[in-house]
Context: one part of a larger RNA
Molecule: large-subunit ribosomal RNA, domain II
Organism: Asticcacaulis biprosthecium C19
RNA sequence: GUCAGCGACUUCAUGUGCCGAGCAAGCUUAAGCCGUUAGGUGUAGGCGUAGCGAAAGCGAGUUUGAAUAGAGCGUUAAGUUCGUCGCAUGACGACCCGAAACCAGGUGAUCUAUCCAUGAGCAGGAUGAAGGUAAGGUAACACUUACUGGAGGUCCGAACCGAUAUCUGUUGAAAAAGAUUCGGAUGACUUGUGGAUAGGGGUGAAAGGCCAAUCAAACCUGGACAUAGCUGGUUCUCCGCGAAAACUAUUUAGGUAGUGCGUCGGAUGUAUUCCCUGGGGGGUAGAGCACUGGAUGGAUGCGGGCGGCGCGAGCUGUACCAAUUCUAACCAAACUCCGAAUACCCAGGAGAACUAUCCGGCAGACACACGGCGGGUGCUAACGUCCGUCGUGAAAAGGGAAACAACCCUAACCAUCAUCUAAGGCCCCCAAGUUAUGGCUAAGUGGGAAACGAUGUGGGAUUGCUUUGACAAUCAGGAGGUUGGCUUAGAAGCAGCCAUCCUUUAAAGAAAGCGUAACAGCUCACUGAUCAAGCGAUCCUGCGCGGAAAAUGUAACGGGGCUCAAGCCAUGCGCCGAAGAUAUGGGUUCACGUAAGUGAGCGGUAGCGGAGCGUUCUGUAAGCCUGUGAAGGUCAACCGUGAGGUUGGCUGGAGGUAUCAGAAGUGAGAAUGCUGAC
Numbered sequence: 001g002u003c004a005g006c007g008a009c010u011u012c013a014u015g016u017g018c019c020g021a022g023c024a025a026g027c028u029u030a031a032g033c034c035g036u037u038a039g040g041u042g043u044a045g046g047c048g049u050a051g052c053g054a055a056a057g058c059g060a061g062u063u064u065g066a067a068u069a070g071a072g073c074g075u076u077a078a079g080u081u082c083g084u085c086g087c088a089u090g091a092c093g094a095c096c097c098g099a100a101a102c103c104a105g106g107u108g109a110u111c112u113a114u115c116c117a118u119g120a121g122c123a124g125g126a127u128g129a130a131g132g133u134a135a136g137g138u139a140a141c142a143c144u145u146a147c148u149g150g151a152g153g154u155c156c157g158a159a160c161c162g163a164u165a166u167c168u169g170u171u172g173a174a175a176a177a178g179a180u181u182c183g184g185a186u187g188a189c190u191u192g193u194g195g196a197u198a199g200g201g202g203u204g205a206a207a208g209g210c211c212a213a214u215c216a217a218a219c220c221u222g223g224a225c226a227u228a229g230c231u232g233g234u235u236c237u238c239c240g241c242g243a244a245a246a247c248u249a250u251u252u253a254g255g256u257a258g259u260g261c262g263u264c265g266g267a268u269g270u271a272u273u274c275c276c277u278g279g280g281g282g283g284u285a286g287a288g289c290a291c292u293g294g295a296u297g298g299a300u301g302c303g304g305g306c307g308g309c310g311c312g313a314g315c316u317g318u319a320c321c322a323a324u325u326c327u328a329a330c331c332a333a334a335c336u337c338c339g340a341a342u343a344c345c346c347a348g349g350a351g352a353a354c355u356a357u358c359c360g361g362c363a364g365a366c367a368c369a370c371g372g373c374g375g376g377u378g379c380u381a382a383c384g385u386c387c388g389u390c391g392u393g394a395a396a397a398g399g400g401a402a403a404c405a406a407c408c409c410u411a412a413c414c415a416u417c418a419u420c421u422a423a424g425g426c427c428c429c430c431a432a433g434u435u436a437u438g439g440c441u442a443a444g445u446g447g448g449a450a451a452c453g454a455u456g457u458g459g460g461a462u463u464g465c466u467u468u469g470a471c472a473a474u475c476a477g478g479a480g481g482u483u484g485g486c487u488u489a490g491a492a493g494c495a496g497c498c499a500u501c502c503u504u505u506a507a508a509g510a511a512a513g514c515g516u517a518a519c520a521g522c523u524c525a526c527u528g529a530u531c532a533a534g535c536g537a538u539c540c541u542g543c544g545c546g547g548a549a550a551a552u553g554u555a556a557c558g559g560g561g562c563u564c565a566a567g568c569c570a571u572g573c574g575c576c577g578a579a580g581a582u583a584u585g586g587g588u589u590c591a592c593g594u595a596a597g598u599g600a601g602c603g604g605u606a607g608c609g610g611a612g613c614g615u616u617c618u619g620u621a622a623g624c625c626u627g628u629g630a631a632g633g634u635c636a637a638c639c640g641u642g643a644g645g646u647u648g649g650c651u652g653g654a655g656g657u658a659u660c661a662g663a664a665g666u667g668a669g670a671a672u673g674c675u676g677a678c
Base pairs, nucleotide, nucleotide: 001678002677003676004675005674006673011091012090013089014088015087016086017085019083020082021081022080023079026047027046028045032041033040034039051058052057061073062072063071064070095233096232098230102223103222104221105220106219107218113197114196115195116194117193118192119191120190121189122187124156125155126154127152131148132147133146134145135144136143160184161183162182165180166179167178168177199215201211202210203209236612237611238610239609240608241607246259247258248257249256250255261364262362263361264360265359266358267357271355272353273352274351275349276348277347278346279345280344286338287336288335292332293331294330296328297327298326299325303321304320305318306317307316308315309314368393369392370391371390372389373388374387375386376385377384398409399408400407413586414585415584416583418582419581420580424576425575426574427560428559429558433573435572436571437570438569439568440567446562452546453545456543457542458541459540460539461538462537463536464535465534473530474529475528476527477526479503480502481501484498485497486496509524512523513522514521587602588601589600590599591598592597613667615664616663617662618661619660623657624656625655632651633650634649635648636647637646638645639644
């Protein structure tokens, strides 16, 4: 892992509600007793029949009160006992499995920690303390040298004890080892045997270490099915309806309770919703500046600053700041002279929809998600976060968006190799137009992106020049006073400053550039000629271009591929396309109907309600089936919407059981489920 078997809402009591049964202004027994397993008896007690008041008490009333007032609670509706079922509570297990823990009584120091008693062990080598002896030395000591001596938690290093580093091992040879390496090795050393200390206790050169592979409180048994607002699991079928992820409260926030939302029963009987009409209040969007504030320019210039004058009072100036007022243009969630659309309230009206409301039983739910719109927060960041409102998902399958809960279309009772459509599509993959007409795009734009940039190209508008010849190109000219004056070493059109005239002209600036040290030189403006028909400028707009860099591999159309579009804009006609609609047949629920039938509904999680199937046992059953073959096994056919059922063949070899009832250890695929087999 697979298969088989086992495996979870029970039982008792009390209360409450529906349903069923008995009796009924009544209903009913409990313990006990008698009897035999059928029942009988038992009237204590309970519920109901009257309430109100704290009570005395009064009574269809009563309490309060001075009250005959008012107000509160009553007076109107049949109960009660038993049974099934739903639910709640209790029963110290209450659907099942699951802690870490807590407590009690015991068992452990053959491991290990420390201690006690008594024993044992430590190859070999090195170093050479104190002391001693001799000699030297001293007044005597001191001191020096040599020898002797053999100390030490001394040194090197086996046994022994340990465990520094690396490798191997890691379902190991081993639940801690092996190899190499390394520390101590006469000591606070190591070790044998016997003994002591015990669980909130021991022992600890202290690591929360160790106390039998277990230690921030050992192990065993018991309390004990501890408790678990937590996780997991919870077993047959069909039918009807069908949520919520909100408010309030909570030692509350992943729990729970009341309410909202679901379902079932009863009551009510259109009271509800949608639409139209009429009548309302509002202060949002917008707008505005009349208030409150903000804020810019101009005019005016109170007041102030600064300067001048004056002994002072004060006078005066000011390209400084600046009030009020005027004017122009603005801003505001906590501004409003104004002011919608919607929404909301009331009334009337047509049609549609079992819609609303109340009472009672039972819930689930109180983690929501995304999208559109209006907002707060954040960076007008986030598949962010928090509200309001609508939709979808949740609990919704189908078609489209390549793929894609939440987007677009559309709500699946069943069957059909029928028809029509929605969104979206119609060259091929791939069902349907290589469809028609008129344009645009050349960028594979389409098929990712901004500020900004650009003689890309289409459309529109305004305006200038132009056969008295424009624009472009080519040829020619582009002069004189003059090197203007100043400045300067120089300044001659062209470093800079000032002026910027006159003349000859077809035209030519006291010069728009390049250039020189300064000149020179080359162009330009301007003019003529050649040529011959359009050429410039500005604005609006359609489609394109650049701006454009990322990590496995094209990879920014789903792909092929598309420019004679299969791209974009506009218009038209066809077609395809879904579980939508229609058609035909069938099922089921509800309504209407005497019926025949007709009509409407039938996606669904949590959940509520209804109807069934099967298993074991009991009665029915001393019945029925069965060796002419029971149960069980296996294959097949048929019946039923389904759980399932019936029949036949083979196997098997002795029991099984219809029907209608009753009672449950009553249905497994999941619980890292339990046991067994493989």